RNA sequence: UCAGACGAUCAGGACGCAGCGGUCAGCAAUGGCCGAGGAAAGUCCGGACAUCAUGUGGCAGCAUAGCGGCCAACGGCCGCGCGGGGCGACCCGACGAUCAGAGCAACAGAGACGAAUCACGGCAAGCGGUGGGUGAAACGGGCAAUCUCUAUGCGAUGCAACCUCAAAUAGGUUUCCGUUAACCGUGCCACCGGUUGGAAACGGGUAGGGGGCUUGACCCGGCAGAGUAAUCUGCCGCGGCAGAUUAAUUGCGUCCGCCGUGGAAACGCGGAACAGAAUCCGGCUUACGAAAGUCUGAAAAA
Repeated sequence: UCAGACGAUCAGGACGCAGCGGUCAGCAAUGGCCGAGGAAAGUCCGGACAUCAUGUGGCAGCAUAGCGGCCAACGGCCGCGCGGGGCGACCCGACGAUCAGAGCAACAGAGACGAAUCACGGCAAGCGGUGGGUGAAACGGGCAAUCUCUAUGCGAUGCAACCUCAAAUAGGUUUCCGUUAACCGUGCCACCGGUUGGAAACGGGUAGGGGGCUUGACCCGGCAGAGUAAUCUGCCGCGGCAGAUUAAUUGCGUCCGCCGUGGAAACGCGGAACAGAAUCCGGCUUACGAAAGUCUGAAAAA
C1' cells in the first nucleotide's frame, strides 16, 4: 500500500429570537424545567399488565431440539463439544431418532438408492470379456429442512385490552295521574283490567370526558466482590428519565467543528445518512452515515 476479519463508539455542538406539547408556580399577566431513536421500523420471538374462559386427563394443532449455564421469560445470550467453510484473522450449523412404520433418491437410460445372483466362453491363476439383467424374495446403506416417532412448552384476545363519569334523541323498566275519548277482554250492557295519553324516577348503550399512561425485572457513571463468560450482588451519585390523541418535539440567524471543492494565503462555495414515539419492557432481524482501534493475509522497501 492492497485485500479482508472482528468488536466497540458517535449520530454535530454552543448561543440568540420566535413558536408548539407537557408539567410546576402564580388570581392573572407571565416565568422555571422537560420534550424521539439506535434503530422509535418489521411486529418475528419472550414477558409484564388487562378482560374473558378454565374439574382432570387425553387427542388434534403450533413451536423448540448436542451438553451445561444466564435470565422475569425466550426460539435470546454465554461457555464447551461435534460437524462444515476459509491460506488466515474468523465465520456458519433446524446438531434427538432411520433394526416402529411409510415415502423419496443425481447423471445416462424406455426402465435403477447400491452391488450381484444367471448363461456362454477365455485364462495356469488372481481375474477379465460378451450377452443378459433396471428388481419377486433376500442382503447392504442414505435423507427426518418428507410424513412420522420421542422429549419439552403453549387457554384465547390485545391498551381500539380494560376500568370509570356520562349528554341530546330514540327505545326499555317501575311508580303515579287520567280513564273525558277510542280500541281490546268470543252477541249486548255495566263494573273491572289492559293499551293509546301525561309526569316522575331508575337502569343499559352511544357522542364526549377521565383513568389505564409511564419511575421501572429501568438507564448511566464510579468503586468493591463472585464467575472463563453471559450475568449476578453490594455501596455511592443533591446523576438521568417525552406522554401527544389528528396527534407537540419546529423555524430563522450567528459562531465553532467535520467532509468535498476553488485559492499561494486570507477566505469563498457546496454538503451531512437511515429514519420519527403512541401501554411498557427483554431480545432478534432489517435500513443507514462517519471516523478510529485490534487482528489476519499478500506485496514492496529497509

About this RNA: Predicted 3D model of a 302-nucleotide RNA (Bacterial RNase P class A) from a Rickettsiales bacterium. RNAcentral holds the sequence, with entries from ENA. The gene name in the source record is rnpB. It matches the Rfam family "Bacterial RNase P class A". Its family is annotated with tRNA processing, ribonuclease P activity and dimeric ribonuclease P complex in the Gene Ontology. By type it is a ribozyme.